[in-house]
RNA sequence: AGCGACAAAGGCAAACCCGUUGAAAGACGGGGACGCAAAGCUCCAGGGCUACCGCUCCGCACGAAGGUGUGCGGGCUAUGCCGGCUGAGCUACCGAAC
Numbered sequence: 001a002g003c004g005a006c007a008a009a010g011g012c013a014a015a016c017c018c019g020u021u022g023a024a025a026g027a028c029g030g031g032g033a034c035g036c037a038a039a040g041c042u043c044c045a046g047g048g049c050u051a052c053c054g055c056u057c058c059g060c061a062c063g064a065a066g067g068u069g070u071g072c073g074g075g076c077u078a079u080g081c082c083g084g085c086u087g088a089g090c091u092a093c094c095g096a097a098c
Stems, first nucleotide, its partner, number of pairs: 002098001003095002011036002016031006034084001040090003044087003047082003054076002057074006
C1' cells in the first nucleotide's frame, strides 16, 4: 500500500412519520433503522428525476380586427436536482488473516 475479521472503539442512516422550504424533483431539522468499510466529499463522464420559466409544438375555450393575444390541458426542454445508481477524482478511523 492492497485488503477487510462473527475483532475493538466509534460513524452514517433507507422506508415511514412530523416540521420547515421549493413550482416540482428535491433539500434541511427531529424521530426512526433497511442497509453501508468510504452510505465521507465532488455532478467530471454516463444514467435517472422534475419542468416554475422558456418553446417556430398540439388541442379546447375566449378575445382582437391597424390584430398576432389570453386562459386551461397536453407535448418538448436543464440552466434545477439525485454522490444510498455506476464509473472517475480527492480525503479518512481501526488492524486479524492474506

A computed fold for a 98-nucleotide RNA from a Gemmatimonadaceae bacterium, annotated as c-di-GMP-I-GGC riboswitch aptamer. The sequence was found by an Rfam model in a public genome assembly. The prediction has a mean pLDDT of 84.